A computed fold for a 107-nucleotide RNA, annotated as SAM riboswitch aptamer (S box leader).
Its Rfam family is "SAM riboswitch aptamer (S box leader)". Rfam's curators write: The SAM riboswitch is found upstream of a number of genes which code for proteins involved in methionine or cysteine biosynthesis in Gram-positive bacteria.

Parts: sequence; structure tokens; C1' cells
RNA sequence: CUCUUAUACAGAGCGGCGGAGGGAAGUGCCCGAAGAUGCCCGGCAACCAACACAGCAAUGUGAAAAGGUGCCAAAUCACGCAAAGCAAUUGCUUUGAAAGAUGAGAG
Repeated sequence: CUCUUAUACAGAGCGGCGGAGGGAAGUGCCCGAAGAUGCCCGGCAACCAACACAGCAAUGUGAAAAGGUGCCAAAUCACGCAAAGCAAUUGCUUUGAAAGAUGAGAG
């Protein structure tokens, strides 16, 4: 980098460093010198592993948070593409797709 698969409206600091852009990209809308993004500490969660129970197994359920990740503005911040319904000037709602994110597995 590519493929497969699972998940996503919950949760997470009144700390330290630092000093300009940041929220993937497009459009919008936001965050940011009352200090963002980032790094450290701290925290949240429970995907993997480990543990207990059930099961021949696949797997399911539960508890825990020492290990491997992840996450800690806004629903993945919203939208884009398709279908259905409503409204009909702009549009609104639901479902799905695409794209992106994270875990696990494979190449």
C1' cells in the first nucleotide's frame, strides 16, 4: 500500500511544555493568542491477547484493566452518490452506498 471483516449519537483534565494554524480531501460550518493542532503526564473505552463459565468445536456470556492497540470539540462536525417517503422555491426524514477512521486477519 491492497484485500477481508467488525465497529461508530456513549465516555475521557480548570495539569505541564510549546507558540500557529487546525478539524483527511472538496463545499460548508466550526475550533484557535481567553493559546488551538502537537508532545508529555493524566484519563476514557474494552477491539486483540490473557482470565472465568458454557460448548466436541465454531462460538457465546461475564468480570478485570497488569500486556498490544485505539481514543479524549462538534454524530465519522454536516453534506456530496442511490433508493423510498414527505414537501414542493430552497428542501426535510429514513435506509443503503462511496470515502475516511480504528481493531483483527491475510497478501